[in-house]
RNA sequence: CUUUGAAAAGGGCAAACUGGUUGAAAGACCAGGACGCAAAGCCACGGGACUUCGAGCUGAACCCCGACAGCUCAUGUUAGCCGGGCUACCAAA
Numbered sequence: 001c002u003u004u005g006a007a008a009a010g011g012g013c014a015a016a017c018u019g020g021u022u023g024a025a026a027g028a029c030c031a032g033g034a035c036g037c038a039a040a041g042c043c044a045c046g047g048g049a050c051u052u053c054g055a056g057c058u059g060a061a062c063c064c065c066g067a068c069a070g071c072u073c074a075u076g077u078u079a080g081c082c083g084g085g086c087u088a089c090c091a092a093a
Base pairs, nucleotide, nucleotide: 002093003092004091005090012037013036017032018031019030020029021028022027035080041086042085043084045083046082047081048078049077050076054073055072056071057070058069059068
């Protein structure tokens, strides 16, 4: 340096759920808690998924407005959905 993660050492992270904060929501953060994780460390670049404040279209009829409802769209979210990029501990070969 490359590949691998059977065993070992020191450890690390923390799903659901609960409480609090935040956000329109999805979600995020903090504390508790452990389902799991060898990159469950970091990055939304590609695909997927989730959400719809807002925008557009339709209901909407001669014209304008139009609460509300439905549909569509991320610029929002997800790195613990997958791929990709960057970095890294220990051990073995």

c-di-GMP-I riboswitch aptamer from a Bdellovibrionales bacterium, 93 nucleotides, folded computationally. Its Rfam family is "c-di-GMP-I riboswitch aptamer". From the family's description: GEMM was predicted in a large-scale screen for bacterial structured RNA regulatory elements. The model forms 95% of the base pairs in the Rfam consensus. The prediction has a mean pLDDT of 88.